[in-house]
The RNA shown here (transfer RNA) has 73 nucleotides and comes from Nitrospira sp. Its mean pLDDT, the model's own confidence on a scale to 100, is 80. Its Rfam family is "tRNA". Rfam describes the family as follows. Transfer RNA (tRNA) molecules are approximately 80 nucleotides in length.

RNA sequence: CGGCCCGUAGCACAACGGUUUAGUGCAGUCGGCUGAUAACCGACAGAUGGAGGUUCGAUUCCUCCCGGGCCGA
Numbered sequence: 001c002g003g004c005c006c007g008u009a010g011c012a013c014a015a016c017g018g019u020u021u022a023g024u025g026c027a028g029u030c031g032g033c034u035g036a037u038a039a040c041c042g043a044c045a046g047a048u049g050g051a052g053g054u055u056c057g058a059u060u061c062c063u064c065c066c067g068g069g070c071c072g073a
Base pairs, nucleotide, nucleotide: 001072002071003070004069005068006067007066010026011025012024013023018056028044029043030042031041032040049065050064051063052062053061
């Protein structure tokens, strides 16, 4: 420098272009239970890398940028 793949809660992953809310597990906080801790039960908080474009509608499609990985030179 070129090509390909990826980027969604703290972590690991879901989400035919649409119904109103982007969900699940673990972790976190609060409460319940217990003599107490763990387990268990309930609740809460927390995310689409950035900027444009297409569309009535974008996590999803397109372009550029940023970051990561692989291959080639």